[in-house]
Context: one part of a larger RNA
RNA sequence: CGUAGGAAGUUUGAGUGGGGCUGUCCUUAGUACGAGAGGACCGGGAUGGACAAACCUCUAGUGAAUCUGUUAUGGCGCCAGCUGUACUGCAGAGUAGCUACGUUUGGAAUAGAUAAGCGCUGAAAGCAUCUAAGUGCGAAACUAGCCACAAGAUGAGACUUCCACAUAGGGUCGUGAGAGACUAUCACGUUGAUAGGCUACAGGUGUAAAGGUGGUAACAUCAUAGCCGAGUAGUACUAAUAACCCGAAUCUUUCAACAGCAAUG
Numbered sequence: 001c002g003u004a005g006g007a008a009g010u011u012u013g014a015g016u017g018g019g020g021c022u023g024u025c026c027u028u029a030g031u032a033c034g035a036g037a038g039g040a041c042c043g044g045g046a047u048g049g050a051c052a053a054a055c056c057u058c059u060a061g062u063g064a065a066u067c068u069g070u071u072a073u074g075g076c077g078c079c080a081g082c083u084g085u086a087c088u089g090c091a092g093a094g095u096a097g098c099u100a101c102g103u104u105u106g107g108a109a110u111a112g113a114u115a116a117g118c119g120c121u122g123a124a125a126g127c128a129u130c131u132a133a134g135u136g137c138g139a140a141a142c143u144a145g146c147c148a149c150a151a152g153a154u155g156a157g158a159c160u161u162c163c164a165c166a167u168a169g170g171g172u173c174g175u176g177a178g179a180g181a182c183u184a185u186c187a188c189g190u191u192g193a194u195a196g197g198c199u200a201c202a203g204g205u206g207u208a209a210a211g212g213u214g215g216u217a218a219c220a221u222c223a224u225a226g227c228c229g230a231g232u233a234g235u236a237c238u239a240a241u242a243a244c245c246c247g248a249a250u251c252u253u254u255c256a257a258c259a260g261c262a263a264u265g
Stems, first nucleotide, its partner, number of pairs: 001152001005163007015149004021049007033038001051106005059100004066093005071086006110144003117137004169246004173189005194239003197235005203228003211222004
């Protein structure tokens, strides 16, 4: 921009893409078959490999803004207590998120039409013949079935609702994340839990400072303490104020009025 008014939402599916792998074991059954050795089709069940998708409950990794320990050195006048720098100083852990080494799921069943092949009936050609007329079975391939996209499918589809002369709706703007390079998308904007803060909880670290008590002291204890990024709730304390912008066409038909023309229809 189009989809012949403007919008919001829900859809149909022409079409497109993805997927389609396979082992072993148990059973049927030591059966059919076979002199024996050996050893099935068909059917049922279990469990793997590789591949793929989704996810983070578990396990594990990361987690330079979380906690703790600690070395050297500088600073806060000193002690105590903090703090800077040294690769994040080093080391031990670790929430959310992201991940795999983790978890879950998938390949199918089934149907249709077939290939090679196997047939039935059957002439040409009194026989025979799966083929010429007719008719059946038959594969991981094909068409559906499963998953995703999909009306710019210009062949522009369908349904529901809203709007009618300044509105339905959309945007700018602001707070953000289940989104994200930007944009977009999605949530919210006081009729409010959108983010921050605060409170509580979960979770992490591992028992803060100061003080009391015990000990000569190191230290222990009062004390599962103190601190804490992303998590889950609650709570308007802070910020989402106010305002502005965009926003719906032409033609045809019918009816009415006015004017003009004609004239008394």